[in-house]
RNA sequence: UCGCACUAUCCGGGGAGAUAGCGGUGCCCUGAACCUGCAAUCCGCUACAGCAGGGGAGAAUUCCCACACCCGGGCAUGAUCGAGUGCCGUCCGGACCGUAUAAGUGGUGCUGACGAACCGGUCUUGCGCAACAGGAUCCCGUGAACCAUGUCAGGUGGGGAACCAAGCAGCAUUAAGCGGACCGUCCUGUGUGCCGCGAGGUUGCCGUUUCCGAGCCGGCUGUACGGAAACCGGGUGUUCGGCGUGUUCAAAUGUGGGUGUGCGA
Numbered sequence: 001u002c003g004c005a006c007u008a009u010c011c012g013g014g015g016a017g018a019u020a021g022c023g024g025u026g027c028c029c030u031g032a033a034c035c036u037g038c039a040a041u042c043c044g045c046u047a048c049a050g051c052a053g054g055g056g057a058g059a060a061u062u063c064c065c066a067c068a069c070c071c072g073g074g075c076a077u078g079a080u081c082g083a084g085u086g087c088c089g090u091c092c093g094g095a096c097c098g099u100a101u102a103a104g105u106g107g108u109g110c111u112g113a114c115g116a117a118c119c120g121g122u123c124u125u126g127c128g129c130a131a132c133a134g135g136a137u138c139c140c141g142u143g144a145a146c147c148a149u150g151u152c153a154g155g156u157g158g159g160g161a162a163c164c165a166a167g168c169a170g171c172a173u174u175a176a177g178c179g180g181a182c183c184g185u186c187c188u189g190u191g192u193g194c195c196g197c198g199a200g201g202u203u204g205c206c207g208u209u210u211c212c213g214a215g216c217c218g219g220c221u222g223u224a225c226g227g228a229a230a231c232c233g234g235g236u237g238u239u240c241g242g243c244g245u246g247u248u249c250a251a252a253u254g255u256g257g258g259u260g261u262g263c264g265a
Base pairs, nucleotide, nucleotide: 001265002264003263004262005261006260009057010056011055012030013029014028015027020046021045022044023043024042034054035053036052037051038050063258064257065256066255067254068253072249073248074247075246076245077244078243080242081241082240083239084238085237086236087235088234091233093232094231096227097226098225099224100223101222103221104220105219106217107216108215115211116210117209119207120206121205122204123200124199125198126197127196128195129193130192131190132189133188134187135186136185137184139180140179141178142177148173149172150171151170156165157164158163
């Protein structure tokens, strides 16, 4: 150096999570890599850290170590960007409300503004009238076995008789009551009235008339002041995401190095 047979070892790795810790199942990254069974109210183990069974590769392109590179994940951080949410009401913020002003604009005004005066209305009170409601009366009908009235057939009582007396039914009338009619009359009442009369009041508002003779109003804009609220902006706290920075682990890939035993030639 070569051949044969073996052995260590390997037949994927990593991140977060979970765990005392390790590995796996589930999630994610890498990317192509033996099979079967087990497992999140988990499973199997203990630093030689999945277990059990089967199969294959085997000392190297494949195993081991170091370095480079960096997919991806974790952690921390921020005068950064976006979103959610709690709070604030300080910001000559927007939007909203009020007051003042009258520069602009608009309306109104010599067909007379503002102001002043008189009168009237609106207001209060009394009376009347009307309307409406209720009651009574008036009117009509009905209405009593006897205890209502009149007349009382028959019958009854008294009398010698003339005659007298009480009196049922019937008829007529009427009381209380009941029903109707609502016209008239009276009484009472009223969230009634384009009604009338008298008295009072008149701050305000409205109207007529008179005097005066040029302003008046404040809708919108502007300006000033005050207020309310928290819709938007703003401030402040917190959470999530993006982005940046730092740190940590790190797949795939690349480079370099290392790797056993026996027999034979």
A computed fold for a 265-nucleotide RNA from a Bacillota bacterium, annotated as Bacterial large signal recognition particle RNA. Taxonomically the source falls in Bacillota (Bacteria, Bacillati). Its Rfam family is "Bacterial large signal recognition particle RNA". About the family: The signal recognition particle (SRP) is a universally conserved ribonucleoprotein involved in the co-translational targeting of proteins to membranes. The prediction has a mean pLDDT of 75. It is recorded under the gene name ffs.